Record summary:
The prediction has a mean pLDDT of 75. The RNA shown here (TPP riboswitch aptamer (THI element)) has 105 nucleotides and comes from Alkalicoccus luteus.
RNA sequence: UUGACCCGCUGGGGGUGCACACGGUGCUGAGACAGAAUCGAUAUUCUGAUCCCCUUGAACCUGAUCUGGCGUAAUACCAGCGUAGGAAAGUGGAUGAAAGCAGCC
Numbered sequence: 001u002u003g004a005c006c007c008g009c010u011g012g013g014g015g016u017g018c019a020c021a022c023g024g025u026g027c028u029g030a031g032a033c034a035g036a037a038u039c040g041a042u043a044u045u046c047u048g049a050u051c052c053c054c055u056u057g058a059a060c061c062u063g064a065u066c067u068g069g070c071g072u073a074a075u076a077c078c079a080g081c082g083u084a085g086g087a088a089a090g091u092g093g094a095u096g097a098a099a100g101c102a103g104c105c
Stems, first nucleotide, its partner, number of pairs: 001103003005100001006093005011054004017027004033048006060086003066080004
């Protein structure tokens, strides 16, 4: 400065990647953690934790081992896909822009 968004309670949904001398360390992120079980296995599953999100829903999943980039060590990032297909809600309080929250400078 702009927005008209905010704070709880209960319940619910979801992810946990990339690189390496693989001891661990480093990168990004809100979050990359711990334990257990199974397996030939560097894999999978479960539980807990953390964090995010709950229809005003790009949390997260599918498409996707996706497409493009003047981007990275790689992931990340930027743009697309995307008016796509899915995806988890009830309630109490505050307020009329104050506190708080978010974006931009």
Description
It was read from a public genome assembly, where an Rfam model found it.